[in-house]
């Protein structure tokens, strides 16, 4: 210098002006509304993001329903840690890419049991022989046995290469390789190393199933509370010499009207829930780290038809992707012009 990789920072800035929503002192008793309530005046002060998005995960909170237990049903799946909780980070292991820095990983368990594995193949799992090899009966055809080394099918064939061995042949024996098991060592653990035993066992659980663990619902239009209007409901009194209905009538039953209390229900309109929180910053401990402890500090939007905006300057030029509606962790997705650092490969030059 050139390619790359990993982790970041930032998401325009100041000044001047009008405007909009919230907050807080003050002042006023103006105005709106039946009321509960709510506006309006000056000062002062706050007002979008890293993603506020998608609404996918996990939580807070609310209401709802719930002895326990288990069944069905879903969810997660290497190992240890972290957290309020995760399907999410951290640090690790395996296996896969990359010369590398590094980056990918839905990776429990087919030795718990059952299925499946098309076509071709003799044979797709404990069985088997199509062309062959080989030994006898043989001179041939053909029979009788022996072998799975070699050819053939297949995505996949009962460990692989060689070498001794044999009638041919085989872990039959031996070297090395690959896998499995005892053991032995090293690790918290996944797992790694070693060393033995010729054990040699197809492949699929994003196939049923088995193992571990975790799992009610619904959601702020949740709920809560006040204020008016309304329909009816419970007690208690009046009525009582009881209106009016039940078959003329009696008895029994039902029971208008009317006052008093009382608790829900609708609507509609007001307040709360509302933002102070698993909160942000510095600094000091612990930790490889995630992320935890201390201590100081600081508060930074809360509307409900929904604010957060326009306009002039000047910073060479001024934008992308998008906007708050309970509330936070986390994931994924969008996105203009830039920069910082670490690290890796290749190429100058001294």
């Nucleotide at each position: 210098c050139g390619a790359g990789u990993a982790a970041g920072c930032a998401g325009g800035g100041c000044a001047g002006u009008c405007g909009c929503g919230g907050g807080a002192a003050c002042a006023c008793g103006u105005c709106c509304g039946c009321a509960a309530g709510g506006a309006g005046g000056u000062u002062c002060u706050c007002g979008a993001g890293g993603a506020a998005a998608g609404u996918c995960c996990g939580a807070g909170c609310u209401c709802c329903g719930c002895a326990g237990g288990g069944c069905a049903g879903g969810g997660u799946g290497c190992u240890g840690g972290g957290u309020a909780a995760c399907g999410c980070c951290c640090a690790g292991u395996g296996g896969g890419g990359g010369u590398g820095a590094c980056c990918c990983u839905a990776a429990g368990g087919c030795u718990a049991g059952u299925g499946c594995c098309a076509c071709a193949g003799a044979a797709a799992a404990c069985a088997u022989a199509c062309c062959g090899c080989c030994u006898c009966c043989u001179g041939c055809c053909g029979g009788a046995g022996g072998c799975a080394a070699g050819g053939g099918u297949g995505c996949a064939a009962c460990g692989g290469u060689g070498c001794g061995g044999u009638a041919a042949g085989a872990g039959c024996g031996c070297a090395c390789c690959a896998g499995g098991g005892g053991c032995c060592g090293g690790g918290a653990g996944a797992c790694c190393g070693g060393u033995u035993c010729g054990c040699u066992a197809g492949g699929u659980a994003a196939a049923c199933c088995c193992c571990a663990c975790c799992c009610g619902g619904a959601g702020c239009a949740a709920g809560a509370c006040c204020a008016a209007a309304u329909a009816g409901g419970a007690g208690g009194g009046g009525g009582a010499u009881g209106a009016g209905g039940u078959u003329g009538c009696c008895c029994g039953c039902c029971g208008a009207c009317u006052c008093c209390u009382c608790g829900g229900g609708u609507u509609u309109g007001g307040u709360c829930g509302c933002u102070g929180g698993a909160g942000g910053c510095g600094c000091c401990g612990g930790g490889c780290a995630a992320c935890c402890g201390g201590c100081g500090u600081c508060c930074a939007a809360g509307a409900u038809a929904g604010a957060u905006g326009g306009c002039u300057g000047c910073c060479g030029a001024a934008a992308a992707c998008a906007g708050a509606a309970c509330u936070c962790g986390g994931c994924u997705u969008a996105c203009c012009a830039g920069u910082u650092u670490g690290c890796u490969c290749g190429g100058g030059u001294u």
This is a predicted structure of a 350-nucleotide RNA (Bacterial RNase P class A) from a Bacillota bacterium. Of the family's consensus pairs, 94% are formed in the model. The coordinates come from a structure-prediction model, not an experiment, and the mean pLDDT is 79. The organism belongs to Bacillota, within Bacteria.